[in-house]
Context: one part of a larger RNA
């Protein structure tokens, strides 16, 4: 350099834009540092490989051809590779007409039900638990009522639905915006693919400022259980959660299953189009393109399972494994306010 392999045995990078690289549709001319073909030069001997010899044989040790890779030089091919012109439209992308949608950002806004204050009603309990008790209440609690603040979150709709690259998106409105489907085949002509590095986004948690704080609630305090009880159980409650701007960069970031492209039997659901059909219309009914799901021919897996959304048959391209521990750890470096993040060994032992 090779070889096997990454759903559960070690291994898919959390995720996307892209840059170098790698690879790259169809036809047709030209060439000709890759490719291929013959010639010569080299490619020390001695080994390997045939065929002879010679030591009693063999090892070993002589000869003589043969192979084999490499480079160099010249001739000569021109199908694939490159390049160079010149076309094509099947890939990619625009147009144009419709279409879904918790894709995003900011703003306003509504109703429940929580809690506060103020007031009426009202009176001895309320609350909590397995049982209680700390707690709250005769300075009127709990229940009701009415008024008037407040922050947080949107019952039902709802779903195996829906969008989004990932993380993630849920009252409703409005403003600005991103993406995709499908139909037309109009318009460009390979402009595509992956993508080391590099930028970009990345729940929760945590961190900086200045705000906000109804509920819930790490620390904590107390009350109970307990041999104890730094818990579960309850009364209370900071940080926080929430909101703006800066950061952090991690996760069972999971479908434990990188991305694009081809080919292979189906059956049912269910969600966007679109044609036909049918009809007053809308269903139904028949195809067919895009996604979600659930069952399974063939196959394919150690088994479970996967199975047109492959974990099947193939091809490009990038990541990662290479036996437990030590250890995702010490050292250096970079990032970072810290927390602590990334890259990441060995002795040593089994």
């Nucleotide at each position: 350099c090779u070889g096997g392999g990454c759903g559960u045995a070690a291994a898919g990078g959390g995720u996307g834009u892209g840059u170098a690289g790698g690879c790259g549709g169809c036809c047709u001319a030209g060439u000709u540092a890759g490719u291929c073909g013959c010639a010569c030069g080299u490619u020390a001997a001695a080994g390997c490989c045939c065929g002879g010899g010679g030591c009693u044989u063999a090892a070993c040790c002589c000869c003589g051809g043969a192979a084999u890779c490499g480079c160099g030089u010249g001739c000569g091919a021109a199908a694939c590779g490159g390049c160079u012109a010149a076309g094509c439209u099947a890939g990619a992308g625009g147009g144009u007409g419709c279409g879904a949608g918790a894709g995003g950002u900011c703003u306003g806004u509504a109703g429940a039900a929580c809690u506060c204050a103020u007031g009426g009603u009202g009176u001895a309990g309320g609350g909590g638990u397995g049982a209680a008790a700390u707690c709250c209440g005769u300075u009127g609690a709990u229940a009701u009522c009415a008024u008037g603040g407040g922050g947080a979150a949107u019952a039902c709709c709802a779903a195996a639905a829906g969008c989004g690259a990932a993380g993630g998106c849920a009252g409703c409105a409005g403003a600005c915006u991103g993406g995709c489907g499908c139909a037309u085949u109009u318009c460009u002509g390979a402009c595509g693919c992956u993508g080391a590095g590099a930028c970009a986004c990345g729940a929760a948690a945590g961190c900086g400022u200045g705000g906000g704080u109804a509920g819930c609630g790490a620390a904590u305090g107390g009350g109970a259980u307990u041999a104890g009880a730094u818990a579960c159980c309850c009364c209370a409650g900071u940080a926080g959660u929430c909101c703006a701007c800066g950061c952090c960069c991690u996760a069972a970031a999971c479908a434990c299953u990188c991305c694009u492209c081809g080919c292979u039997g189906g059956u049912u659901u269910u969600u966007g189009g679109a044609a036909g059909u049918a009809u007053c219309g809308a269903c139904c009914c028949u195809u067919u393109c895009a996604g979600a799901g659930a069952c399974g021919a063939a196959g394919c897996u150690a088994a479970c399972g996967c199975g047109u959304u492959a974990a099947g048959c193939g091809a490009g391209g990038c990541g990662c494994c290479u036996g437990g521990g030590u250890a995702g750890u010490a050292c250096g470096a970079a990032c970072g306010c810290a927390a602590g993040u990334u890259u990441a060994a060995a002795a040593c032992u089994c």
Model confidence (mean pLDDT): 88 of 100. Predicted 3D model of a 350-nucleotide part of an RNA (small-subunit ribosomal RNA, central domain) from Patescibacteria group bacterium UBA3458. The source organism's lineage runs through Bacteria and Bacteria candidate phyla.